[in-house]
RNA sequence: GGGCUCGUGGUCUAGCGGUUAUGACGACGCCUUUACAAGGCGUAUGUCCUCGGUUCAAAUCCGGGCGGGCCCA
Numbered sequence: 001g002g003g004c005u006c007g008u009g010g011u012c013u014a015g016c017g018g019u020u021a022u023g024a025c026g027a028c029g030c031c032u033u034u035a036c037a038a039g040g041c042g043u044a045u046g047u048c049c050u051c052g053g054u055u056c057a058a059a060u061c062c063g064g065g066c067g068g069g070c071c072c073a
Base pairs, nucleotide, nucleotide: 001072002071003070004069005068006067007066010025011024012023018056027043028042029041030040031039049065050064051063052062053061
């Protein structure tokens, strides 16, 4: 330098053009306990890496950039 691939709450993850962006772990509050753990109920946490484009409508499709991984030279 070239090719492929990935980027979504604190962490991991679902999503494949249209509903309030899904679930687990973690955090916090309450219940339960003499207390702790486990369990139950609830709450908060996302401008979906960034900038543009397509579309009535984009996390999703297209292009540029940035970052990670793999391969080639």
Molecule: transfer RNA
Organism: Candidatus Woesearchaeota archaeon